[in-house]
RNA sequence: AUGGAGAGUUUGAUCCUGGCUCAGGAUGAACGCUGGCGGCAUGUUUAAUACAUGCAAGUCGUACGAGGUGAGGAGCAAUCUUCACUGUAGUGGCGCACGGGUGCGUAACACGUAAGAACCUACCUUUUGGAGGGGGAUAACAAUGGGAAACUGUUGCUAAUACCCCAUACAGCUGAGAAGUGAAAGUGAGAAAUCAUACCAAGAGAUGGGCUUGCGGCUGAUUAGCUAGUUGGUGAGGUAAUAGCUUACCAAGGCCAUGAUCAGUAGCUGGUUUUAGAAAAUGAACAGCCACACUGGGACUGAGACACGGCCCAGACUCCUACGGGAGGCAGCAGUAAAGAAUUUUCCACAAUGGACGAAAGUCUGAUGGAGCAAUGCCGCGUGGAGGACGACCUGCUGUGGCAGUUAAACUCCUUUUAUCAGAGAAGAAUAAAUGACGGUAUCUGAUGAAUAAGCAUCGGCUAACCCUGUGCCAGCAGCCGCGGUAAGACAGGGGAUGCAAGCGUUAUCUGGAUUGAUUGGGCGUAAAGCGUUUGUAGGUGGUUUUGAAAGUCUACUGUCAAAGCUCAAGGCUUAACCUUGGAAAGGCGGUAGAGUACUCCAAGACUAGAGUGUGAUAGAGGUUGGGGGAACUCUUGGUGGACCGGUGAAAUGGGUAGAUAUCAAGGGGAACACCAGUGGCGAAGGCGCCCAACUGGAUCAUUACUGACACUGAGGGACGAAAGCAAGGGGAGUGAAGAGGAUUAGAUACCCUCGUAAUCCUUGCCGUAAACAUUGAAAACUAGGUAUUAGUCUAAUAUUUAGAUUAGUGCCGUAGCUAACGCGUUAAGUUUUCCGCCUGGGGAGUAUGCUCGCAAGAGUGGAACUCAAAGGAAUUGACGGGAUUCUACACAAUCGGUGGAUUAUGCUGCUUAAUUCGAUGAUACACGAAGAACCUUACCGGGGUUUGACAUGCUAAGAAUCAACCAGAAACGGUUGAGUGUCCUGUUUAUACAGGAAACUUAGACACAGGUGGUGCAUGGCUGUCGUCAGCUCGUGCCGUCAGGUGUAUGGUUAAGUCCCAUAACGAGCGCAACCCUCGUCUUUAGUUAAUUUACUAAAGAGACUGCUGGUGUAAGCCAGAGGAAGGUGAGGAUGACGUCAAGUCAGCAUGCCCCUUAUAUCCCGGGCAGCAAGCGUAAUACAAUGGUUGGGACAAUCAGUUGCGAUCUCGCAAGAGCUAGCUAAUCUGUUAAACCCAGCCUUAGUUCGGAUUGUAGGCUGCAACUCGCCUACAUGAAGCCGGAAUCGAUAGUAAUCGCUGAUCAGCUAAGCAGCGGUGAAUAUGUUCCUAGAAUUUGUACACACCGCCCGUCACACCAAGGAAGUUGGGACGAGCCUAAGUGGUUAUCCUAACCCGUAAGGGAGGGAGGCUACAAAGCAUGGACCAGUGAUCAUGGUGAAGUCGUAACAAGGUUUCGCUAGUGGAAGCUGGCGAAGGAUAAUAUUUUUU
Repeated sequence: AUGGAGAGUUUGAUCCUGGCUCAGGAUGAACGCUGGCGGCAUGUUUAAUACAUGCAAGUCGUACGAGGUGAGGAGCAAUCUUCACUGUAGUGGCGCACGGGUGCGUAACACGUAAGAACCUACCUUUUGGAGGGGGAUAACAAUGGGAAACUGUUGCUAAUACCCCAUACAGCUGAGAAGUGAAAGUGAGAAAUCAUACCAAGAGAUGGGCUUGCGGCUGAUUAGCUAGUUGGUGAGGUAAUAGCUUACCAAGGCCAUGAUCAGUAGCUGGUUUUAGAAAAUGAACAGCCACACUGGGACUGAGACACGGCCCAGACUCCUACGGGAGGCAGCAGUAAAGAAUUUUCCACAAUGGACGAAAGUCUGAUGGAGCAAUGCCGCGUGGAGGACGACCUGCUGUGGCAGUUAAACUCCUUUUAUCAGAGAAGAAUAAAUGACGGUAUCUGAUGAAUAAGCAUCGGCUAACCCUGUGCCAGCAGCCGCGGUAAGACAGGGGAUGCAAGCGUUAUCUGGAUUGAUUGGGCGUAAAGCGUUUGUAGGUGGUUUUGAAAGUCUACUGUCAAAGCUCAAGGCUUAACCUUGGAAAGGCGGUAGAGUACUCCAAGACUAGAGUGUGAUAGAGGUUGGGGGAACUCUUGGUGGACCGGUGAAAUGGGUAGAUAUCAAGGGGAACACCAGUGGCGAAGGCGCCCAACUGGAUCAUUACUGACACUGAGGGACGAAAGCAAGGGGAGUGAAGAGGAUUAGAUACCCUCGUAAUCCUUGCCGUAAACAUUGAAAACUAGGUAUUAGUCUAAUAUUUAGAUUAGUGCCGUAGCUAACGCGUUAAGUUUUCCGCCUGGGGAGUAUGCUCGCAAGAGUGGAACUCAAAGGAAUUGACGGGAUUCUACACAAUCGGUGGAUUAUGCUGCUUAAUUCGAUGAUACACGAAGAACCUUACCGGGGUUUGACAUGCUAAGAAUCAACCAGAAACGGUUGAGUGUCCUGUUUAUACAGGAAACUUAGACACAGGUGGUGCAUGGCUGUCGUCAGCUCGUGCCGUCAGGUGUAUGGUUAAGUCCCAUAACGAGCGCAACCCUCGUCUUUAGUUAAUUUACUAAAGAGACUGCUGGUGUAAGCCAGAGGAAGGUGAGGAUGACGUCAAGUCAGCAUGCCCCUUAUAUCCCGGGCAGCAAGCGUAAUACAAUGGUUGGGACAAUCAGUUGCGAUCUCGCAAGAGCUAGCUAAUCUGUUAAACCCAGCCUUAGUUCGGAUUGUAGGCUGCAACUCGCCUACAUGAAGCCGGAAUCGAUAGUAAUCGCUGAUCAGCUAAGCAGCGGUGAAUAUGUUCCUAGAAUUUGUACACACCGCCCGUCACACCAAGGAAGUUGGGACGAGCCUAAGUGGUUAUCCUAACCCGUAAGGGAGGGAGGCUACAAAGCAUGGACCAGUGAUCAUGGUGAAGUCGUAACAAGGUUUCGCUAGUGGAAGCUGGCGAAGGAUAAUAUUUUUU
């Protein structure tokens, strides 16, 4: 010493900056749902809005006169008198200035705190002295009037502690003094003495108050100047007192950037809430002060007021009225209305505490004490406790086994706080006694009985708590992020759970978190933020040293900062909240004393290291002015010359035969100064470049002579300030906004081209802005180095060179350190000091408005409403680029052959249709699913049927199964008849036979269910395509980085290859590559086959090839060449497809979740359709012919298939085929003649002896059946087509091309398809510039759904906010006027007047009053200009809004690099000119750095 927590949200991910949001606490609260009790508090925050009714300030008879009642006395009585009691009204005294309420006003000496001097103070305390003598009235009352009333007039009577005079006073006051002036009251008790209490004067005190001053605490400069009683003085007046407080005169002051004045807002404080604190917010309740009392003004009385429940006037409002006139003021307590989200009873009592009056009893007291209402808050208590499982019912879930609610309940035992009833019963009361509203309250005792008592919110993350159902971007939720589009832990309901609990949530507000205004405790290179630069005023800060002083500073003591509160200790209510008593820290202000060894200030002195001056040198595009020069360009003149020139990606416009361009000569003109030239120089910045001269500013080096802190910074202010622009006058070669034309383009108000005005230049004057940038303010000090260079100086030497040292600049690299990172790094963005400027989320917006400046353009200063949850910086991984580099591939090139044109076939689109079933659609759909649609298939359409079903399992009944015939029908289906009694087991029986049961099958019936090519491939499995047979994709450990990540997997070489080698903060490993597997090629062995095999075929096992050998080259890996070999560098081909991408394809192959249909979306049958035909596309076949066609003859294969089959030979037919039939379950038989090819003949370039489509006739085959809709044969017919536009495809060797053969499916076939087989058998590759695709590295990025990305502006529509605007409406102040109410002061020739004076008196005087006049004066009237607010046709802007229009400006070199300022221009983004920046990609060159 007791004290400090964070989270969500920007991204694919990361770090940072930065806002938004949440978790806490609090409240005079309100709202929703719910609600048992008690204690203590609190309760119109809004309309200082209006108030009905009642109460809230009276009291004193011991101040006074009347009145009333009673008793006594006198008296015949009327009546008089005494005493006691009472006491409405009145005179008089005191009080009413307290207590209670509210917060309008007030930014002020109002408040707080600390001081001060020029004051007053009733009642109270105390001290001294006094209280003598007179006088005149007046209310009440009576009489009489006025008035509706309120009230009031006149006359008459009367008392006092009411009023007045005289005397007295030396303490009071006035005055320099002398002197003057100035008071009083009694009453009660007592037989009296006397006592009590009042009274007067003066002093002191106490209490309360008035006044002055220092300091302290809001916002705005888009309020910068304010002030005439203003500042001071003198005289006078005035006050309790000081004072321009007032007035006359004099002077011209006073306040202000340390914020005057003005505007807005606001009662101040103790305190209260939050906070670790510093602080931030606030000023309910309690307490102190102030202000106010319907609004404004005013005085009176009084000790005290300019007076909440007093007066006067004016105004607004309300009420009464007989219309003449009057009355009123809840911001007292209750209460009412209104307003509002919202705040109580028209209660009890003076018993206590306190107050007023009184001698007292006492009276009054909505102060106060209490009760009532309200969960409004804080605190406390309860709604039961213990035991109790085979886990009932119910509800929810479920994997159907069960699990949860759940010891919860039931049940057993126990308790009685609370509740109800009954009984007892306080303290508060101060006493000798009496006196209690609260209250029969608190409390105590007993009885009864678990009895009377639980809700609210939440459950996606933050944030504790999870499932089901419903819903289907709907309904809704939401504090932020965000949920909801058919499996929602986020909506709604249910079950369960969590949190708090007589409350719980929501809303509002304050604070915290927020170090998000940063004193503690932030920043400014790129995130918001350094003024364009400099000079310098105020201000701030300031070198070494001595002395003094003691202001700051430090120490001690002391006064004060009310109480309450906070805090500490103790105590009292059963505890707590609450209450009581006592103590106390830090800090503020004041006082006294001290320290002076530190530091700052102040005063005086000294110094030289800062700064400046002098002297001697040096470099320089520093500035201004004048003069001179050559190159280039252009114009003019002349000569030569003779057709083009110019320009572009390509062109055209344009110029040229009236002679251009080109070239020579001469002359004119304007602007700019090549090379040198350099991260070279100079300047504060902007900026400055030919040469010479004049004038002029600054810097550096050396010297150390002089001054002696003269310094640094610098709010305002001044000066300078690129380009563009403006004004006036010149000038005008080239360039060149605008403009014109030509191109380009979909368009092209652009980029390109040809012209071309302003401008660019000069002089003078404005403007004052730029990416005015190093995006880095100025100054000073300290903190490793290396290297290059500019201007000097010094030292040394081997001396016209070099080395070293040292100043001042200019660059680069780099250590420590710093930084979010990038980077900075003695030229700091490091470590410190001083001063200035600036920032506080994005947009709105550098906009509006106001003001200043400007000729204008515009500049400076500079918001708000509204809107979003981000905007942003650096770096990372990808992806992308009309970026770069390297590499690969039939990618291009080279070569061969095709497609695209024709006809046909086939698939698709489209159209059509009753249906033309469905799927596949860039590459990666389209001779694809389909290895074969006449019926079937078949999923589609029409019609006709069936409904436990065509198919599966289970039950019952009957029948064996099964077969045949007939009828009807298109068939399915339906109807009738007949044949047939089987197999196995058991029982009876000799046996036959009979009875019963069982299995399979058929029929009938009922229900569970079947069935679905119905939907969703975006719910899925499986399978497949593609990138791609491309060489990639990852992991463990380590290391680097704050992190995402990187490294490994990078440089170099090599390979088909992340293949291998070298190197290496990496070392290893995995999936891929390769190899292992199959086929072919050579050989060997074995076996088999055949009529046969010189070793042929078949099929099994082996051998063989590894850069192994030789040479060259290379560090190596490897590459090149050669030998041998059947084969040579992966021998050829196949199978094999990494991590992943495309929500790729498939629910119609299969499987499958969910949804849907169930006399139909199921199922059966017949017929039709899938084949339909203006058109388009893909894939093929055949051709267009002579390298051919045709006729005849001849030769050579290999796969493969065959008994429901292949089918020889023979016979018939022109043929397809038919008939009979051998052989073959296949190395044996058959399909099976291969064709191209070879030989011979004909055809001779023609739409043909090419080509074969189409059509006719006649046949054959399969099949229940060839019409829609099969194939084949013969004869006849003989179409298009003569090699194919733009464009485009395949192929690198036994390949392309070309030729035929076989098979699957299959009754047959649309096959010209597909899968295989063999025959013949080429050409070309210089190579990697380009196209395409891919791989690696690098670079840029505003992309990450990743370029099919992102994104800008106009226009159109809807909504919102604010601005301008002819005007218009309102508000509070202000200025100068008019008018003056009440009132106060002054004055007064009019009127009235008891006390005192003069006078016998009349009368007069003093004084007073009324009225008049006057000064000031509220409200009112009219006026002026500012300020603020509302509204306004309409104008322009901004913001927001899933799918509007036009373009494509930006992000990649964004396809014309972008951006800043400026000017012009255009539908729009924009474009163009001038100057500037890199926050520009790429390439080249140069410079610098590092290494060698």
Molecule: small-subunit ribosomal RNA
Organism: Leontynka pallida